This is a predicted structure of a 101-nucleotide RNA (TPP riboswitch aptamer (THI element)) from Glycocaulis profundi. Of the family's consensus pairs, 96% are formed in the model. Taxonomically the source falls in Glycocaulis (Bacteria, Pseudomonadati, Maricaulales, Maricaulaceae). Rfam family: TPP riboswitch aptamer (THI element). Its family is annotated with thiamine pyrophosphate binding in the Gene Ontology.
[in-house]
RNA sequence: GCCAGUUCCAAGGGGCGUCCCGCUAGGUCGGCGGGGCUGAGACAGCACCCUCAGGACCGGAUCCGGGUCAUGCCGGCGUCGGGAUGGAGCAGGCGAUGGAC
Numbered sequence: 001g002c003c004a005g006u007u008c009c010a011a012g013g014g015g016c017g018u019c020c021c022g023c024u025a026g027g028u029c030g031g032c033g034g035g036g037c038u039g040a041g042a043c044a045g046c047a048c049c050c051u052c053a054g055g056a057c058c059g060g061a062u063c064c065g066g067g068u069c070a071u072g073c074c075g076g077c078g079u080c081g082g083g084a085u086g087g088a089g090c091a092g093g094c095g096a097u098g099g100a101c
Base pairs, nucleotide, nucleotide: 001094002093003092005090006089007088008087009086010085011051012050013049014048016045017037018036019035020034021033022032023031024030057082058081059080063076064075065074066073
């Protein structure tokens, strides 16, 4: 000097779906309450995840395949396009130069 790891601080970015039951309602939507599913988060949280990146998240997408009571539930698309960073500490790897023995 470079590389990758981890912790902390500050700043910034982001999502919050789906199904069932009850109440409300003429019915639907919506609202309130309870429960099931996936997930870090679906209790809107002083929470959780992410910050240069293929894997926070958004777009394509009312997409394609599989599965589910149902849903980005799983896989594909996807090293695609977009997307928010600085500082400090710790431990490690590689390389260069100099010094001592």